[in-house]
RNA sequence: GGAGCGGUCCAGGUGGUCGCCGGCUCACUGAGCGGGAGGAAAGUCCGAGCUCCAUAGGACGGAAUGCCAGUCAACGGCUGGUGGGGGCGACCCCGAGGAAAGUGCCGCAGAAAAUACACCGCCACGUCGCGCGCUCAUCGCGCGCCACGCGGUAAGGGUGAAAUGGUGAGGUAAGAGCUCACCGGGCCGGCGGUAACGUCGGUCGCAUGGCAAACCCCAUUCGGAGCAAGACGAAAUAGGGAGGCGUUUGAGGGCGGUCCGCCCGAGCCUCCGGGUAGCGUCGCUCGAUGCGCGAGGUGACUCGCGUGCUAGAUGAAUGAUCACCGCUUGCAGCCCGGUGACGGGCGCAAGAACAGGACUCGGCUUACGGUCCCUCCGACC
Numbered sequence: 001g002g003a004g005c006g007g008u009c010c011a012g013g014u015g016g017u018c019g020c021c022g023g024c025u026c027a028c029u030g031a032g033c034g035g036g037a038g039g040a041a042a043g044u045c046c047g048a049g050c051u052c053c054a055u056a057g058g059a060c061g062g063a064a065u066g067c068c069a070g071u072c073a074a075c076g077g078c079u080g081g082u083g084g085g086g087g088c089g090a091c092c093c094c095g096a097g098g099a100a101a102g103u104g105c106c107g108c109a110g111a112a113a114a115u116a117c118a119c120c121g122c123c124a125c126g127u128c129g130c131g132c133g134c135u136c137a138u139c140g141c142g143c144g145c146c147a148c149g150c151g152g153u154a155a156g157g158g159u160g161a162a163a164u165g166g167u168g169a170g171g172u173a174a175g176a177g178c179u180c181a182c183c184g185g186g187c188c189g190g191c192g193g194u195a196a197c198g199u200c201g202g203u204c205g206c207a208u209g210g211c212a213a214a215c216c217c218c219a220u221u222c223g224g225a226g227c228a229a230g231a232c233g234a235a236a237u238a239g240g241g242a243g244g245c246g247u248u249u250g251a252g253g254g255c256g257g258u259c260c261g262c263c264c265g266a267g268c269c270u271c272c273g274g275g276u277a278g279c280g281u282c283g284c285u286c287g288a289u290g291c292g293c294g295a296g297g298u299g300a301c302u303c304g305c306g307u308g309c310u311a312g313a314u315g316a317a318u319g320a321u322c323a324c325c326g327c328u329u330g331c332a333g334c335c336c337g338g339u340g341a342c343g344g345g346c347g348c349a350a351g352a353a354c355a356g357g358a359c360u361c362g363g364c365u366u367a368c369g370g371u372c373c374c375u376c377c378g379a380c381c
Stems, first nucleotide, its partner, number of pairs: 001377004006373002009370002012325007020036002023033004038354001042365002045363005050226004057260004062222005067081005082096001083094004097217002102215002104211003119157002121153003125149003129145006165183006184206001185204008230282004240272006252264003289308008327351005333346005
């Protein structure tokens, strides 16, 4: 200098002038004193706190998660590990229970795609034909080639994403775990580990692909709706008309679906028609809270002590301007240090991304500027 990986931190500060919102004090309606966005406030993808149904059980159905352990209020999060995969590396990824409970799918190609049976090929036997050799010659015998028939074969070739363990040696008519060695696999046992699992030994030639992010099976978990929840107040009148059911033989209701159970219950349900409200106050910020120090833990995190209150708007506030400082980058300028690569200071110039709460919090995902650390490559000293 280039190319990358993952993470940390910051994402301005001070002062003046004018302007806005809220809190506290005073009472002079005005003054004083404090305060006023984010690491993602975004997405609305998870989990909760909180509110209501509501007194809230069971079953089915439905949904979510899916290696092990830990953490947490909880989670599908996070941390650490196991197994597998990718990268030279820093590091990253995983769709990680079950395919012998069942069903289903694997197009085309290929002989054949899970009760799979041979296209080319190799070998044995038989027959026809041809050639050569043996024989003086015929017959006969042997060898080779071609064609056909019949049998053996799944090692080699072909097709395919995938062809029924792999490599090598022996063996065979030719082949094949047929036999053996190693690898792989099943079973049994020892050791290590909380565990996932690892490792070592023995034994067995060991029939059998993939897909469950296909249906499914197994294990665990799960009421619903949501601050536009909900509470209080204000305002208003026409409870008018029609129909149905019912009063303990129970209508109707109990806000995800069905059934059972349980509870409330004397008036309900449906349709037509009329009026009011769209307002005010609360909820609304003291929290599974921020910061500092110490202890424990590989870590996520936990415990203890101390200290602090940092927006609460409601058509929606936090802005504008000036000056200085800070940060980053550049410089062909000046000074200093150094043998040198280069570094430091001054000066000048430029730049600063993504982006705005609305009940609150823990996460995930996405957007994005700069610094530092880390890996690889190259050059220079």
Molecule: Bacterial RNase P class A
Organism: Polyangiales bacterium